Model confidence (mean pLDDT): 82 of 100.
A computed fold for a 72-nucleotide RNA from a Candidatus Zixiibacteriota bacterium, annotated as transfer RNA.
NCBI's taxonomy places the organism under Bacteria, Pseudomonadati, Candidatus Zixiibacteriota.
It matches the Rfam family "tRNA".
The sequence was found in a public genome assembly.
[in-house]
RNA sequence: GGCGCCAUAGCCAAGUGGUAAGGCAGGAGUCUGCAAAACUCCCAUUCCCCAGUUCGAAUCUGGGUGGCGCCU
Numbered sequence: 001g002g003c004g005c006c007a008u009a010g011c012c013a014a015g016u017g018g019u020a021a022g023g024c025a026g027g028a029g030u031c032u033g034c035a036a037a038a039c040u041c042c043c044a045u046u047c048c049c050c051a052g053u054u055c056g057a058a059u060c061u062g063g064g065u066g067g068c069g070c071c072u
Base pairs, nucleotide, nucleotide: 001071002070003069004068005067006066007065010024011023012022018055026042027041028040029039030038048064049063050062051061052060
């Protein structure tokens, strides 16, 4: 220098055009003499950044940033 893959919550991770699942952690509650366990509820509306396409973008397109890998 060329090519490919990846970036979503504190952590892991699904979602591939119609307003973001689940688990762990955390918070509140129920229960208990007090706890633990169990159960219930809450927790991203800036999905790495900018622009574009579209009625509508985490998702598609272009350009960046970072990480990993392959080739030279």